[in-house]
Context: one part of a larger RNA
Molecule: small-subunit ribosomal RNA, central domain
Organism: uncultured Bacteroidia bacterium
């Protein structure tokens, strides 16, 4: 570089939001004529090139004359398409109006089971642990039972290819405050849209900072097993940490390993949420979420309207394998470290 890719081969940003930028609906509207298109004129040195001749005995080499020089000025028409300026529309997109839905999200209350500890009864010699054992606890009286009493973290069932969120993820109950989605009606606005470099906000765990809180597990640590060792799987114990609040970090197999949007393409079975039809069967309908296939697709698994089909618009990203997400500069951070992100050498 390309008429190439990006679910597993290298390759979709961790997710919205959105300026700039690309890209955008209808009308057999109306102008305009910026792109496009045609026609004319000028210019587009010379040599070089191509063609057809000609001159040195050929050649090369030199010479003529046409072409070409795809270009750019200027003019004069066209007017499909696009662009631009006016109108008009209602299928995209918004609203209004009426419900319905839901572990969305903030912030309070509260409740019950287990855990663990303390206090008291009660009651005697073990207990726990384990593949066997041993550390450990235990006559100062433990385990096991039962009363209360404190404290913290998590909600068992229900739970379901069920729900809700942009993702991260979000489950006990109840209030309050916020946000959003779907359906009807077709009632309003009139293209108000789509994606989105740079830029913002979000963003599990772990980890950082201050102050707090500490039941349970639990990196380090400690001790006892096992083993040839045993800096490990087993076991006792046990520290940050797990919890809140305010800040910070900015990754994850942040996976559906599949970017967002539109439009179009056989069928067949669940299953949430509305809706219609007198109704809970049955049936249609519209937004989800799942099986299973036709056709295309696909290197094959597979995928198959929730496409990995058939198209269109924008981003983003990839080009052999180790060197390496390393080193070098920067950027961000308190640090840990994040981001940009290479070469030489070598197969």
């Nucleotide at each position: 570089u390309u008429g190439g890719g990006u679910u597993u081969a290298a390759a979709g940003g961790g997710u919205g939001c959105g300026c700039a930028g690309g890209c955008g609906g209808a009308u057999g509207u109306u102008g305009u004529a910026a792109g496009u298109c045609a026609g004319u004129g000028g210019u587009g040195a010379a040599a070089g090139g191509u063609u057809a001749g000609g001159g040195c005995u050929u050649a090369a080499c030199c010479u003529u004359a046409a072409c070409a020089u795809u270009g750019c000025c200027a003019u004069u028409g066209a007017u499909a398409c696009u662009g631009c300026a006016g109108g008009u529309c209602u299928a995209g997109a918004u609203g209004a109006u009426a419900u319905u839905u839901g572990g969305c999200g903030u912030u309070g209350g509260c409740g019950g089971a287990a855990u663990a500890u303390g206090u008291c009864a009660a009651g005697u010699a073990g207990c726990g642990g384990u593949g066997a054992a041993a550390u450990g606890c235990u006559u100062a009286g433990a385990u096991a039972u039962g009363a209360c009493a404190u404290a913290g973290a998590a909600c068992a069932c229900c739970u379901g290819u069920g729900g809700g969120g942009a993702a991260g993820c979000c489950g006990g109950c109840u209030a309050a405050c916020g946000a959003a989605a779907c359906u009807a009606u077709u009632c309003a606005u009139g293209a108000c849209g789509c994606u989105c470099a740079u830029g913002c906000a979000c963003g599990a765990a772990a980890g950082c900072g201050u102050g707090g809180g500490g039941a349970u597990c639990a990196a380090a640590c400690a001790g006892g097993a096992u083993u040839a060792g045993a800096u490990a799987c087993c076991c006792u114990g046990g520290u940050a940490g797990u919890c809140c609040a305010c800040g910070c970090u900015g990754u994850a197999a942040a996976c559906u390993a599949u970017g967002a949007a539109c439009a179009c393409u056989c069928g067949u079975u669940g299953u949430c949420g509305g809706c219609g039809a007198u109704a809970u069967a049955c049936c249609g309908u519209c937004g989800g979420u799942g099986g299973c296939u036709a056709a295309g697709c696909g290197a094959a698994a597979g995928u198959g309207a929730u496409a990995a089909g058939u198209g269109u618009u924008c981003c983003a990203c990839c080009u052999g394998g180790g060197g390496a997400g390393u080193a070098c500069g920067u950027u961000c951070g308190c640090a840990a470290g994040u981001a940009u992100g290479a070469a030489a050498c070598u197969c």